[in-house]
RNA sequence: UAAUGUAAGGGGCAAAACUGUUGAAAGACAGUGACGCAAAACUGAGGGUCAAAGGUACUAUUGUAGUAGUGCUAGCUGGUUACCGAA
Numbered sequence: 001u002a003a004u005g006u007a008a009g010g011g012g013c014a015a016a017a018c019u020g021u022u023g024a025a026a027g028a029c030a031g032u033g034a035c036g037c038a039a040a041a042c043u044g045a046g047g048g049u050c051a052a053a054g055g056u057a058c059u060a061u062u063g064u065a066g067u068a069g070u071g072c073u074a075g076c077u078g079g080u081u082a083c084c085g086a087a
Base pairs, nucleotide, nucleotide: 005084012037013036017032018031019030020029021028022027035075041080042079043078046077047076048073050071054067056065057064058063
């Protein structure tokens, strides 16, 4: 330096669920919580998922379909950077 995560130590993050706030929804934030995580750190203008307010088409007044460089997801994948240090 590269690959790797099996030793030890100090630590770190926080799923579901519940409560509150927010949002059209998906979801987000805060508290409780502890499923898991060696990148569960950063990146949403690489791909994918999710939902569809608005606009579009049809319907014909209420629905259906599909639609996001701009909504959402970093605990799907990709990219970037990094702590510890056994062999």

The RNA shown here (c-di-GMP-I riboswitch aptamer) has 87 nucleotides and comes from Desulfosporosinus lacus DSM 15449. Its Rfam family is "c-di-GMP-I riboswitch aptamer". Rfam links the family to the GO term cyclic-di-GMP binding. RNAcentral records the identical sequence in 2 taxa. Of the family's consensus pairs, 95% are formed in the model. RNAcentral holds the sequence, with entries from ENA and Ribocentre. Model confidence (mean pLDDT): 79 of 100. Lineage of the source: Bacteria > Bacillati > Clostridia > Desulfosporosinus > Desulfosporosinus lacus.